[in-house]
Predicted 3D model of a 138-nucleotide RNA (c-di-AMP riboswitch aptamer (ydaO/yuaA leader)) from a Bacillota bacterium. The prediction has a mean pLDDT of 76. Taxonomically the source falls in Bacillota (Bacteria, Bacillati). It matches the Rfam family "c-di-AMP riboswitch aptamer (ydaO/yuaA leader)". Gene Ontology terms of the family: cyclic-di-AMP binding and regulation of gene expression. Rfam's curators write: This family represents a conserved RNA structure found upstream of the ydaO and yuaA genes in Bacillus subtilis and related genes in other bacteria. The ydaO/yuaA element is thought to act as a genetic 'off' switch for the ydaO and yuaA genes in its native state.
RNA sequence: AUUUGGCACACGCUGAAUUUCUGUCGAAGCGGGGAACCCAGGUCAUUGGGGCGAAUCUCUAGCCACACCGCUGGAGUAGGGAGACAGAUCCUUCCGAGCCCGUCAGCUAACCUCGUAAGCGUUGCUCUGCUUGAAGUU
Repeated sequence: AUUUGGCACACGCUGAAUUUCUGUCGAAGCGGGGAACCCAGGUCAUUGGGGCGAAUCUCUAGCCACACCGCUGGAGUAGGGAGACAGAUCCUUCCGAGCCCGUCAGCUAACCUCGUAAGCGUUGCUCUGCUUGAAGUU
């Protein structure tokens, strides 16, 4: 000097998941579910059906296999996030999961009820607007 790791604080990111309180319980804020009239909703079979979430759907290879369905991998995709002041264009990059209810729920006012976690570490170009920041002392 560089790199990596650990701890603490600060800052920032996904997310509803923050603030307060006697650091409890609560409360506020934010978020979810159930639940009338009206409206909507044709029936049967295989596949039950439904909720949170951006996380749907298509093709393909293999396995199981009569087939369907299902499982795993690959390539995409509806959709979603990031690029450290804000907005915009472009560009770059990442995600495109998982879990829950338990045969049951369309919408839905009153009303009822639940959650307030978990996991991470980024900084691109240009334009417009706005704006300092850090340390020390008192």